[in-house]
Annotation:
A computed fold for a 260-nucleotide part of an RNA from Candidatus Paceibacter sp., annotated as large-subunit ribosomal RNA, domain VI. The coordinates come from a structure-prediction model, not an experiment, and the mean pLDDT is 86. Taxonomically the source falls in Candidatus Paceibacter (Bacteria, Bacillati, Minisyncoccota, Minisyncoccales).

Context: one part of a larger RNA
RNA sequence: CGUUGAUUCUUGAGGGGAGUUCUCGAUAGUACGAGAGGACCUCGAGGAACGAACCUCUGGUCUACCAGCUGUUCCGCCAGGAGCACCGCUGGGUAGCUAAGUUCGGAAGGGAUAACCUCUGAAAGCAUCUAAGAGGGAAGCCCACCCCAAGAUUAGGAAUCAUUAAGAUUCGUGAGAGAUGAUCACGUUGAUAGGCGCCAGGUGUAAGCACAGUAAUGUGUUGAGCCGAGGCGUACUAAUAAAUCAAUCUCAUCGGGAAA
Repeated sequence: CGUUGAUUCUUGAGGGGAGUUCUCGAUAGUACGAGAGGACCUCGAGGAACGAACCUCUGGUCUACCAGCUGUUCCGCCAGGAGCACCGCUGGGUAGCUAAGUUCGGAAGGGAUAACCUCUGAAAGCAUCUAAGAGGGAAGCCCACCCCAAGAUUAGGAAUCAUUAAGAUUCGUGAGAGAUGAUCACGUUGAUAGGCGCCAGGUGUAAGCACAGUAAUGUGUUGAGCCGAGGCGUACUAAUAAAUCAAUCUCAUCGGGAAA
């Protein structure tokens, strides 16, 4: 830009993905074979690699979370802290992200076939799978499974709304999104983000004070204090207010039309 207003839901022309494989058990030590050995078919189980999704579990990471420790500067000093030192170092660690973790997938089935195997069968009184006709037959082909899909310009379909403007955008708060656009959620008829409350979860018993001890330190208050992203709730703060686009009408010109 088109599809000739918009919203929602769809059809599927067409395209893409997937398609792998092993071992074991039963059938059965059966068929077969002198024996040694040892099946087809059929049923079942467990894997490998690959792929997808996810984070309950096992872990990793988690430079805005907690604790311990060293040096140094500063907060007048003690105590307690702050800055810097690779996040100063060390031990842990929520959400998120993640694999080595978890779950799932390949299938089954149908159709037409290849090589090949056949039936009926003449040319050619026989024979012949083939010439007419018919059947079987593959990890392959077409469906089936998953995904995209009406720019499929043949631009599809349905419902509803709209001329008393349906709808969209700007703007604002944001994240299940993200470089920016975009997408998605919300905008007071509101839980969208922040704050606050409770909880989960992390760290691991704060500071101060008291007591014990000469002291280091320990004990009690105390599972304390602190706490990023998590869950639920709560209008305290900010989503205020508003604007724009979007029908139609008239005139001119052009095209179609005998004209309207």